[in-house]
């Protein structure tokens, strides 16, 4: 101090959310002590029961109770008891009386106020007990509780009669001094005034007690202490509240008050507040402070502490020094309790408490020991103030749950690649310790004053009395690791990762998100991290946000400059000079309470707590000083500004008037059959005579060329000529005036277009409309008409992408090069140059900007003043008010919802955007698929099963180079279970084959046979049985976990990369531009320079020569022969090594003197000669888990294994991919010719021979340039058939055969006779080929026991067209536009259903 999260990626703007800290909190899991504290924020709702304010007999006159001393009736047993009196003491009280209930406690309703704060004022005051000081305390009255009797009530309570005291109450006397009235002369103050003097008149006091010390009581003055009152400043939100105000404002004269005052009254003026926000509405007790926060700020107002207000609601005064009075009166209201129904009572927002309300909040405790209060002379009473105790983890602080050793790294859990890894020195174990809690012992300090008893050396000493907390705190002792650990997290942010269960499910979630079979994100474990007697969630403030910006923001395009001028308040404001001191600096003085924070010390063992003391409270108050700047007051200047003289440009305005040209339209004339219109067309006009065309009149509206990023104007706006009248604007020149300026909240007047009123006008064009059309519809685009409108005059509306998306003013800040309008100057050849003001354009530095872009006409650098934004969407929407005639306009929200919206630049894709190029891509051409028959594949559909797979170009004669049985992976049955197959461990023995029986085999049983190989004699090795687990098996699942292989964009020219430059960055360059090319080939340029993988080349193969071998090839000459058969022979053909050759090398042109492309020569072959192998980064999560490998799932007497038989071969039908056809460029017969690749001992088979034919039979020759498949077909010479369902065409079906095979029935090929369908060249649509190609003929193999029409080769025979690149598909390369980025099969609007 940040950080997440808009995006493919990037800056920038902007929300949004997080990390920090704090609460009087409450919710959830959990909980050992202790210390301090702190606990109804919600209903100022409602209260049961106790208690919270008394107290004084030293004021008072009674009662009552004790005790002493008198007194002594009656009556006796004469001690004596004793009723009755009377005085004295003690003691307890209801009443009068005095003080005190106005303090202490609660609460925050209500109040925006002089409430509060804070600093004055009071010459406008009050002050009871306290304290000082003076003076006094005389003498009489006259009632009254109470008490007795009485009335009346159901009670509270009243009433009446009598009788009594006082420190209760009333006269009188006395005035030191008080107060008031009059009338003086002095001082003195800011004003009314105030002081002290001295005169006259007038009024007012007192209570008493007593121990005789004093205590009390009156008066006057002062203090002190509380209180009252008025001032300046400050104190919250709304203007969608703008006008309020009649006792209101002021004044004279009353009255009232402790006092001032309209506080109240009578008259008398019409005044007062308010944009510096009155009034009204809302909300709120303020405040030292608390919390945050670097600070300024925000937010608060519980606990202490000050001040206000309240006291069940409102209202009122009594009493008092002090209330309009929480536990006092008196009335109204509301509730609630008594009642005898007449009537009274009652007030917990005191302490506990109870009910309600609520997420929520404590004990009906103890004591007046301390501190403090009332009362008393006092003792001594009272005191839910306070002290203390008891609930609550509710906050803060502190302590503990043990420490040390201790690897066999134990058991156990988890996880493993099984080999280990983690927990984990943890644990167990052994030595220790004893905090706390638990037992025992001891055991406080807080107590000091006063008082009250004694003493004593007496304005005083010493003693002793008295503790709720408390048997608490502390201290000591013995004893035990024994009693004491949980919450939250673990995808990023943010520290900490693995299994396994789930399977968009069931959850998470502060934001971004995660969960659809491999979830570090959900649940559990286990492991980790943070905090810790807590932990975490919710909730609310500040923080982070510079996200409302004083400090400290912004407005071309992200929100945001009013549509422009005028001007009025208000802010600001040239140059110089004397003044005052309001702002400002600056010293003093008062204040700025305590607590609180901060620094230093002290006290509780330490910390929270507590105490002392310092500083500080950024404030206001007041005085002394300073004049620099603001301000202000005189008097000045001339650069700002504005006047004036004479110049000159302009679509500047507004009124009249006048032109032509064009368009309609009327009248005549010429002249006809079409005209108009469109992509085509078609309403429409025209034979009643249009368009066309001449010539005449009509009427409106707009001003072609000149015109120009030229000109004017504040902005809208302004365009044909002339006149009139008028506005700014600019130069030039300094006569004039002295700062008169700039800006502008309200306020005025202007303001395109459309639109609305009235009332004319209408030539054209044209919203609504109508009517052809185009479509799947067409309320559209297109076309034929057409009404409002558009014009004019007057009113109104007041909005626009009113735009430069740029508000006005001034000043400064490199250049360059146009233009318009002036001035001056030099020069004259030239309206050529130089300067200079004011305007209007463009490129540029620097600087600014997120970039784009701006750049003296700033969006640079400064000043001044308005105007306005604060996240997207609701929404410029409601309401409200104002404003219009109405349309509608100005002001201008909220609920709700999203976690982004958005700005600009980049890199892709894409586009029915451009530009260049290219491919059988179209065009030109041949043959063809699409009808028919059949093959084969595929879908669908049947089935027990028709196994799986492959799905657009890139599945579909694909996997499958070959399904009768095997194959095989399905199905149906019948069978094995360590298994059909592999590795170990243990016994045991050779196995094996041969036969027979049962069974469809499989497999069971039984006969027959047999003594493996090696040895160091210990055994070992292979085999094969049996038992036993460990583990086999699995064409079961996922190609969306893989690996490897392959398709395809495409054999398309394209993809990249270091350094190094520009960008803040993504990225850009380089790959781009200029030729070329088949091509990022290649040359030039170039901030690039060089590199890789592609692409060529290099491999094969074909074509031509040579040269080297001739054998199984070959024969020109020689001889031979049926025959290169044989002899020779190796020229030649041919085979197979090695070399040669072609490289734009040569010549001309053309090009930029390049690359290179054209044409030519030579040459077998010429411009990559043909082919062919080769496939860049990468895309489609393309195919494949069924070729294989393989991670995870799953199955395990079954999803494995064997066996028989079925099926993969089905058939209302749909598509592909091919054959054979439809015939005469042919079919049939008969002759007669020329290949090449290739195969071949489980074989390929001459030749003989039987078979009409497939073939049978037999066996010469060949492991092959030697033998044999092997007669190539087409063609080419005859014949024949003559356009027809045929001598085409062969499906289909019969019957007889052959061949393979264990077996041809489901289900093989062939042969011979027979039978002889459909089909006479194919709708739309579509496919392949640019030469040895298409297109036609046959041959070869590979799988194969048998079975191609298919697949892979080979060869003959051999064409036609290509003007061109406008269109379709594909694809490259540059550029453009983009709200796309899963990338156009993107994105997204609206309406409608559905849930």
């Nucleotide at each position: 101090a940040g950080a997440g999260u808009u995006u493919g990626a990037u800056c920038c703007u902007g929300g949004c959310u997080c990390a920090a800290g704090a609460u009087g909190a409450a919710c959830g899991c959990u909980g050992g002590c202790g210390g301090c504290g702190u606990g109804c924020u919600u209903a100022a709702c409602a209260c049961a029961u106790g208690c919270a304010a008394g107290u004084c007999g030293a004021a008072c006159g009674g009662a009552c109770c004790u005790g002493u001393a008198c007194u002594g009736a009656a009556a006796c047993c004469u001690a004596g008891u004793g009723a009755u009196u009377u005085a004295c003491a003690g003691g307890u009280u209801a009443g009068u009386g005095g003080c005190g209930g106005a303090c202490g406690g609660g609460u925050g309703a209500g109040u925006a106020a002089c409430g509060c704060g804070u600093g004055g004022a009071a010459a406008a005051c009050c002050u009871g007990c306290c304290g000082u000081a003076u003076a006094c305390u005389g003498g009489g009255g006259g009632a009254u509780a109470a008490c007795a009797c009485u009335u009346a009530g159901a009670a509270a309570u009243a009433g009446g009669u009598g009788c009594u005291a006082a420190u209760a109450c009333c006269g009188c006397a006395u005035a030191a001094g008080c107060g008031c009235a009059c009338a003086g002369g002095c001082c003195c103050g800011c004003a009314u005034g105030g002081g002290a003097c001295a005169g006259u008149g007038u009024g007012a006091a007192a209570a008493a007690c007593u121990c005789c010390g004093g205590u009390g009581g009156u008066a006057u003055a002062c203090g002190a202490u509380g209180g009252u009152u008025c001032c300046g400043c400050g104190u919250c939100u709304g203007a969608u509240u703008a006008g309020c105000u009649u006792g209101u404002u002021g004044g004279c004269g009353g009255g009232g008050u402790a006092a001032c005052g309209g506080c109240c009254c009578a008259c008398c003026a019409a005044g007062g507040c308010g944009a510096c926000g009155a009034u009204c509405a809302g909300u709120a007790g303020c405040c030292g402070g608390c919390c945050u926060g670097a600070g300024a700020g925000g937010g608060u107002g519980a606990a202490c502490g000050g001040c206000c207000a309240c006291a069940u609601u409102g209202g009122g005064a009594c009493u008092g020094a002090g209330a309009c009075a929480c536990g006092g009166c008196c009335c109204a209201g509301a509730c609630u309790c008594c009642u005898a129904c007449g009537g009274g009572a009652g007030g917990c927002a005191g302490c506990a408490g109870u009910g309600g309300g609520g997420a929520a909040u404590a004990u009906u405790g103890c004591a007046c020991a301390a501190u403090g209060g009332g009362g008393g002379a006092a003792a001594c009473c009272c005191u839910g103030a306070u002290g203390c105790a008891g609930c609550g983890a509710c906050g803060c602080c502190g302590c503990g749950u043990g420490a040390g050793u201790g690897a066999a790294g134990a058991a156990g859990u988890a996880u493993c690649u099984c080999g280990g890894u983690a927990c984990g020195u943890a644990a167990a174990g052994c030595u220790c310790u004893a905090u706390c809690a638990g037992c025992a012992g001891g055991g406080a300090a807080g107590a000091a004053a006063a008082a009250a008893a004694g003493u004593c050396u007496u304005u005083g000493g010493c003693u002793u009395u008295g503790g709720a907390c408390g048997g608490u705190a502390c201290c000591u002792g013995a004893c035990u690791a024994a009693g004491a650990a949980g919450c939250c997290c673990c995808g990023g942010c943010u520290a900490a990762c693995u299994a396994c269960g789930u399977g968009c499910c069931a959850g998470c979630a502060g934001c971004c998100g995660c969960g659809g079979u491999a979830a570090u994100a959900c649940g559990u474990a286990g492991g980790g991290g943070g905090c810790a007697a807590g932990c975490g969630u919710u909730a609310u403030c500040c923080g982070g946000a510079u996200u409302u910006a004083c400090u400290g923001g912004g407005u071309g395009u992200a929100a945001a400059g009013g549509g422009a001028g005028c001007g009025u308040a208000g802010a600001c404001g040239g140059c110089a000079g004397c003044g005052c001191a309001a702002g400002u600096c600056u010293g003093g003085a008062g204040u700025g309470a305590a607590a609180u924070g901060c620094c230093g010390g002290g006290g509780c063992u330490c910390a929270a707590c507590c105490c002392c003391g310092g500083a500080a409270c950024u404030g206001c108050u007041u005085u002394g000083g300073a004049a620099a700047c603001u301000g202000u007051g005189c008097a000045g200047c001339u650069a700002g500004a504005g006047u004036g003289c004479g110049g000159g440009a302009g679509a500047g305005g507004u009124a009249a008037g006048c032109g032509g040209a064009a368009u309609u339209c009327c009248u005549a004339g010429u002249g006809u059959a079409g005209c108009g219109g469109u992509g085509a067309a078609a309403u429409g006009c025209g034979u009643a005579g249009a368009u066309a065309u001449u010539a005449g009149g009509a009427g409106g509206a707009a001003c072609a060329c000149c015109a120009g990023u030229g000109g004017c104007g504040a902005a809208g706006g302004c365009g044909g000529c002339u006149u009139g009248c008028u506005g700014g604007g600019c130069g030039c020149u300094a006569a004039c005036u002295g700062a008169c300026g700039c800006u502008g909240a309200g306020g005025c007047a202007c303001g395109a277009a459309a639109g609305c009123g009235u009332g004319g006008g209408u030539a054209g064009c044209a919203a609504a409309c109508a009517g052809g059309a185009u479509u799947a519809g067409a309320u559209g685009c297109c076309c034929u008409g057409g009404u409002a409108g558009u014009c004019c005059a007057c009113g109104c509306u007041g909005u626009a992408a009113a735009c430069g998306a740029u508000g006005a003013u001034u000043a400064c800040u490199a250049g360059g090069u146009g233009u318009g309008g002036g001035u001056g100057g030099a020069g004259u050849g030239a309206c050529c140059c130089c300067a200079u003001c004011c305007g209007u354009g463009c490129c540029g530095g620097a600087g600014u900007u997120a970039a784009c872009a701006c750049a003296a006409u700033a969006a640079g650098c400064a000043u001044u003043c308005c105007g306005c934004c604060u996240g997207g969407g609701g929404a410029g929407u409601a309401c409200g008010a104002c404003c219009g005639c109405a349309a509608g306009g100005u002001u201008g929200a909220a609920a709700c919802u999203c976690a982004a919206a958005g700005g600009a630049a980049u890199u892709g894709a894409c586009g029915g955007g451009g530009g260049c190029c290219c491919g059988c891509a179209c065009a030109a051409g041949c043959g063809g698929u699409g009808g028919a028959g059949c093959a084969u594949g595929u879908g669908g559909u049947u089935u027990a099963a028709u196994u799986c797979g492959a799905a657009g170009c890139a599945a579909c004669g694909c996997g499958a180079a070959g399904a009768a049985c095997c194959u095989u992976a399905c199905c149906a049955g019948g069978u094995c279970u360590u298994g059909a197959c592999a590795u170990c461990u243990u016994c045991u023995g050779a196995c094996a084959a041969u036969c027979c029986u049962a069974g469809a085999g499989a497999u069971a049983g039984g006969a027959c046979u047999u003594u493996c190989c090696c040895u160091u004699c210990g055994g070992g090795g292979a085999c094969a049985g049996a038992a036993u687990g460990a583990c086999a098996g699995g064409u079961g699942g996922u190609g969306c976990a893989u690996g490897g292989u392959u398709g395809u964009c495409g054999u398309c020219a394209g993809c990249u990369c270091g350094u190094g430059u520009c960008g803040u960055g993504a990225g850009a360059u380089g790959u781009u531009g200029g030729g070329u090319u088949a091509a990022g080939u290649c040359c030039c340029g170039c901030a690039a320079c060089g590199a890789g993988c592609g692409c060529a080349a290099c491999c094969c193969u074909u074509a031509u020569u040579g040269u080297u071998a001739g054998u199984u090839g070959c024969c020109a000459g020689c001889a031979u022969u049926a025959a290169g058969u044989u002899g020779g022979g190796c020229a030649c053909u041919c085979u197979a090594g090695c070399a040669a050759g072609a490289c734009u090398g040569c010549c001309g042109g053309u090009g930029a003197c390049a690359a290179a492309c054209c044409g030519g020569a030579g040459g077998a072959a010429g411009g990559u000669g043909g082919g062919g192998a080769u496939g860049a980064c990468g895309u489609c999560a393309a195919a494949u888990c069924a070729u294989c490998a393989u991670g995870c799932c799953c199955c395990u007497u079954a999803u494995g294994a064997c066996c028989u038989g079925g099926g993969c071969u089905a058939c209302a039908c749909a598509c592909g991919u091919g054959c054979u056809a439809c015939a005469a460029u042919g079919g049939a017969c008969g002759g007669u010719a020329c290949a090449a690749c290739g195969a071949g001992u489980c074989g390929c088979a001459a030749g003989a021979c039987c078979g009409c034919g497939a073939g049978g039979u037999u066996u010469a020759g060949c492991a092959a340039a030697u033998c044999u498949c092997u007669u190539a077909a087409a063609a080419c010479c005859g014949u024949u058939c003559u356009c027809a369902g045929u001598u085409c065409g062969g499906a289909u079906u019969g019957u007889a055969g052959g061949c393979u095979g264990c077996a041809a029935c489901u289900c093989g090929c062939c042969u011979a006779c027979a039978u002889g369908a459909a089909g006479u060249c194919g709708g739309a649509a579509u496919c392949g080929c640019u030469a040895g190609u298409a297109a036609u003929c046959g041959c070869g193999g590979a799988u194969c026991a048998g079975c191609a029409u298919g697949c892979c080769g080979c060869g003959g025979u051999g064409a036609a067209u290509a003007c061109g690149u406008u269109c379709c598909c594909g694809g490259g390369c540059c550029u453009u536009g983009c709200a796309c980025a899963c990338a156009c099969c993107g994105c997204c609007c609206g309406u409608c259903a559905a849930g």
Small-subunit ribosomal RNA from an uncultured bacterium, 1395 nucleotides, folded computationally. Rfam family: Bacterial small subunit ribosomal RNA.